Predicted 3D model of a 94-nucleotide RNA (c-di-GMP-I riboswitch aptamer) from a Pirellulales bacterium. The source organism's lineage runs through Bacteria, Pseudomonadati, Planctomycetota, Planctomycetia and Pirellulales. The model forms 94% of the base pairs in the Rfam consensus.
């Protein structure tokens, strides 16, 4: 230095659930908590999963309309603790 990660050392982060507080929402932040984490540091670039919004298509409901409901597409937008890719990075027994 590369590959790897240990019942090592010293630190780190922080699931669910609580409270507050912001959004229509997914879901953010801030406090407790602490399941787990060696990138659980950073980026929504590519899958993918939720969420909203459509003077849009289908389909169901309906005697006809409304009205709801399911799905496509289209647009915003969320998740880095879903995967995969970029980029950076603490410490060293085998």
């Nucleotide at each position: 230095c590369c590959u790897c990660g240990a019942g090592a050392a010293a630190g780190g982060c922080a699931a669910a659930c609580c409270c507050g507080u912001c959004g229509c929402a997914a879901g953010g932040c801030g406090g407790g908590g602490g399941c787990g984490c060696a990138a659980a540091g950073c980026c929504a670039g590519g899958g993918g999963a939720g969420c909203g919004c459509a003077u849009c298509g289908g389909c169901c409901u309906u005697a006809u309309g409304u009205u709801g409901g399911c799905u496509g597409u289209g647009c915003g937008g969320u998740c880095g603790g879903c995967c995969c890719g970029g980029c950076u990075g603490c410490c060293g027994a085998a």